[in-house]
RNA sequence: UCCGAUAAAUGGCAAACCCGUCGAAAGGCGGGGACGCAAAGCUACAGGGUCUACCGUCACGCCCUGCGUGACCACGACAGCCAAGCCGCCGAA
Numbered sequence: 001u002c003c004g005a006u007a008a009a010u011g012g013c014a015a016a017c018c019c020g021u022c023g024a025a026a027g028g029c030g031g032g033g034a035c036g037c038a039a040a041g042c043u044a045c046a047g048g049g050u051c052u053a054c055c056g057u058c059a060c061g062c063c064c065u066g067c068g069u070g071a072c073c074a075c076g077a078c079a080g081c082c083a084a085g086c087c088g089c090c091g092a093a
Stems, first nucleotide, its partner, number of pairs: 012037002017032006035080001041086003047082002049078003056072007
């Protein structure tokens, strides 16, 4: 000098829960708050998986102009589920 990647250090993010707000919901956003995270940074019709079902379809029931229940349905949601891609701090031994 190069490679390497842990410890350490500087910091970073922010689960559950609470408040407000958007949404039919899942969930998102803001504030508080820390379970944890070396990518808990970004990417959701590029892959798998999970969640919700307004609308719609089917079935059943009822007090039957309608209402209720169940099942199915994603180009809706989850990147802190896996996998993939892109960018990225420090750097003893």